A computed fold for an 83-nucleotide RNA from an uncultured Pseudomonadota bacterium, annotated as ZMP/ZTP riboswitch aptamer (pfl RNA motif). Of the family's consensus pairs, 96% are formed in the model. Its Rfam family is "ZMP/ZTP riboswitch aptamer (pfl RNA motif)". For this family Rfam cites "Recognition of the bacterial alarmone ZMP through long-distance association of two RNA subdomains" (Jones and Ferre-D'Amare, Nat Struct Mol Biol, 2015). Gene Ontology terms of the family: one-carbon metabolic process and regulation of purine nucleotide biosynthetic process. Its mean pLDDT, the model's own confidence on a scale to 100, is 76. It was read from a public genome assembly, where an Rfam model found it.
RNA sequence: CAGCCCUUGUACGACUGGCGUCUAUGUGGAGCUUACCACAGGGAAGUACAGGGACACUAUCGCCGCGCGCCUGGGCAUGAAAC
Numbered sequence: 001c002a003g004c005c006c007u008u009g010u011a012c013g014a015c016u017g018g019c020g021u022c023u024a025u026g027u028g029g030a031g032c033u034u035a036c037c038a039c040a041g042g043g044a045a046g047u048a049c050a051g052g053g054a055c056a057c058u059a060u061c062g063c064c065g066c067g068c069g070c071c072u073g074g075g076c077a078u079g080a081a082a083c
Base pairs, nucleotide, nucleotide: 005053006052007051008050009049010048011047012046015043016042017071018070019069020068021067025040026039027038028037029036041066062076063075064074
């Protein structure tokens, strides 16, 4: 000095399900070997870039989707290994 960390802005943005309850996304269409499809509105971790801060030990025990419950299936970050 850079990185890690915190924060601001811009751009992108995966994932956004089923049943019940019910006021609890809306509309339409499927499905029981099911937990999906499309559109609209809303949410959203994270990635990249640009700026600002902190700089030392502590922390870490993850994060993300439309009230709640029970489920299902994903994404992202981190660590290790292989190609």